Model confidence (mean pLDDT): 80 of 100. A computed fold for an 85-nucleotide RNA from Halanaerobacter jeridensis, annotated as c-di-GMP-I riboswitch aptamer. NCBI's taxonomy places the organism under Bacteria, Bacillati, Halanaerobiales, Halobacteroidaceae, Halanaerobacter. Rfam family: c-di-GMP-I riboswitch aptamer. About the family: GEMM was predicted in a large-scale screen for bacterial structured RNA regulatory elements.

[in-house]
RNA sequence: UUAAUUUAAUAGCAAAACAAUCGAAAGGUUGUGACGCAAAAACCUGAAUUUAAGGAUAAACUCUAAGAUUGUCAGGUCUGCCUCA
Numbered sequence: 001u002u003a004a005u006u007u008a009a010u011a012g013c014a015a016a017a018c019a020a021u022c023g024a025a026a027g028g029u030u031g032u033g034a035c036g037c038a039a040a041a042a043c044c045u046g047a048a049u050u051u052a053a054g055g056a057u058a059a060a061c062u063c064u065a066a067g068a069u070u071g072u073c074a075g076g077u078c079u080g081c082c083u084c085a
Base pairs, nucleotide, nucleotide: 002085004083012037013036017032018031019030020029021028022027035071042077043076044075045074046073047072048069049068050067054064055063056062
């Protein structure tokens, strides 16, 4: 430098739930918490999923993202621990 991720270690992240708070909702943020994670670090794109305030409409169990989800999937950029070859 490249490839791989079986065991152990160091460091890191933090699901559900609960509380506070923001929001029309979905959901976000903070704290407690620890199910898991080698990229479950950061950023970009597409798909998928989700909500429907506002708007539309044939008025309902309807449609609609400019709202959300990266710990749903795929691709890209960039950085990174140990071990092993």